A computed fold for an 84-nucleotide RNA from an uncultured Clostridia bacterium, annotated as transfer RNA. Its mean pLDDT, the model's own confidence on a scale to 100, is 82. It matches the Rfam family "tRNA". It is annotated as a transfer RNA. It was read from a public genome assembly.
[in-house]
């Protein structure tokens, strides 16, 4: 330099026929059980905003398409592989 593939919460990892974004496990808090404590079992767990809510934002980054975009189209950036 030239093709391919991938980028989603603290970590993984789903959601692809465009139609509610974060299932589901793992961290992590708070509680229940227990003298304690593992474990187990209930809740909660993106950010911004409230006293609590409501509300808006959010899928690498910029833009297009569309009533609508993690998903389809173009540039960028970054990791991976292939070729030269």
């Nucleotide at each position: 330099g030239c093709c391919g593939g991938c980028g989603u919460g603290g970590c993984g990892g789903a959601a692809c026929u465009g139609g509610c974004a974060g299932a589901c496990g793992c961290a992590c808090a708070g509680g229940a059980c227990u003298u304690a404590a593992a474990a187990u079992c209930c809740u909660g767990c993106g950010g911004a905003g409230u006293a609590a809510a409501a509300u808006c934002c959010g899928u690498a980054c910029c833009g297009g398409u569309u009533c609508g975009a993690u998903u389809c189209c173009g540039g960028u950036c970054g990791c991976c592989g292939g070729c030269a």